[in-house]
About this RNA: Fluoride riboswitch aptamer (crcB RNA motif) from a Vulcanimicrobiota bacterium, 74 nucleotides, folded computationally. Lineage of the source: Bacteria > Bacillati > Vulcanimicrobiota. Its Rfam family is "Fluoride riboswitch aptamer (crcB RNA motif)". Gene Ontology terms of the family: response to fluoride and positive regulation of gene expression.
RNA sequence: UUCGCACAGGGCGGUGGAGUCCGCCUCGCAGCAGCGAAACCGCCCCUCGAAGGGCCGAUGACUCCUCUUUCGCC
Numbered sequence: 001u002u003c004g005c006a007c008a009g010g011g012c013g014g015u016g017g018a019g020u021c022c023g024c025c026u027c028g029c030a031g032c033a034g035c036g037a038a039a040c041c042g043c044c045c046c047u048c049g050a051a052g053g054g055c056c057g058a059u060g061a062c063u064c065c066u067c068u069u070u071c072g073c074c
Stems, first nucleotide, its partner, number of pairs: 009026005016065006027036003042055004
């Protein structure tokens, strides 16, 4: 100096916040602040595609809070 691996940090997992756990991405320009890239951006019918129609859900998973909706009670 180059390559690989591990750790750490950062970002993400179809609508908000938090905790724990799980998964995915983590590259380049640049030079201290930015630009681009990656992961990510729900499902079904129809269509070359777009358009059009329909459906579930504030979780990636669990729990709590908040927003919305429905039912019951005061």